[in-house]
């Protein structure tokens, strides 16, 4: 360097909830806590999923129905770095 995670070892990483914050909302930040995770580290190139403030349409009902420039990297796939081990 390339494949692979069986079993260890040092360590990381934090789903559900619970408190505070921040945001229209999805969702996110900081503490508690642990379902998991070997890339569950980055990163929206691609698909998809959420939301829908501003915009538009729809017309009287203030409602419904399009829209991402908002978000998910813990939905796949990509590209990128890297621990320990085994081959």
């Nucleotide at each position: 360097u390339g494949c692979c995670g069986a079993a260890a070892a040092a360590g990381g990483u934090a789903a559900a909830c619970c408190u505070g914050g921040c945001g229209a909302a999805a969702g996110c930040c900081a503490g508690g806590g642990g379902c998991a995770c070997a890339a569950a580290g980055c990163u929206u190139c691609c698909g998809g999923u959420c939301u829908a403030a501003g915009g538009g349409a729809u017309u009287u009902c203030u409602g419904u129905c399009c829209u991402a420039u908002g978000a998910c990297a813990g939905c796949g796939g990509g590209g990128u770095u890297g621990c320990c081990g085994g081959c």

A computed fold for an 87-nucleotide RNA from a Gammaproteobacteria bacterium, annotated as c-di-GMP-I riboswitch aptamer. Of the family's consensus pairs, 95% are formed in the model. The organism belongs to Gammaproteobacteria, within Bacteria. Its mean pLDDT, the model's own confidence on a scale to 100, is 87.